Predicted 3D model of a 107-nucleotide RNA (SAM riboswitch aptamer (S box leader)) from Filibacter tadaridae. The coordinates come from a structure-prediction model, not an experiment, and the mean pLDDT is 84. Lineage of the source: Bacteria > Bacillati > Bacillota > Bacilli > Filibacter.
[in-house]
């Protein structure tokens, strides 16, 4: 890398280093020199795996491993349908999907 299932409306920062970007791409819109982004430690959060507990085929609890994660709903929209509204794909909503993230699994 690339298929395949399943999750995305909750939840969870402190503290050093370092110096311009950054929130995956595109518009918007926001973080950010009062220090963002990223690195380390530490502390959590969560419960996919993987253990264990109880229950018995449905689940439910633990949280010492293995992964992830701690601005904004995946920040918001991107395509196609629907309702309403507008002078006008305008602007609000709602359903699918895409595309993206994480897990476990194949190749």
């Nucleotide at each position: 890398u690339u298929c395949u299932u399943a999750u995305c409306a909750a939840g969870a920062g402190a503290g050093a280093c370092c110096g311009a970007g950054g929130g995956a791409u595109u518009g918007g819109c926001c973080c950010g020199g009062a220090g963002a982004c990223g690195u380390c430690u530490c502390a959590g959060c969560a419960a996919c795996c993987a253990g264990c507990c109880u229950g018995u085929u449905u689940a439910g609890g633990c949280a010492c491993g293995g992964u992830g994660c701690u601005a904004a709903c995946u920040c918001c929209a991107a395509u196609a349908g629907g309702u309403a509204u507008u002078c006008a794909g305008u602007u609000a909503c709602c359903u699918a999907g895409a595309a993206g993230a994480u897990a476990a699994g194949a190749a």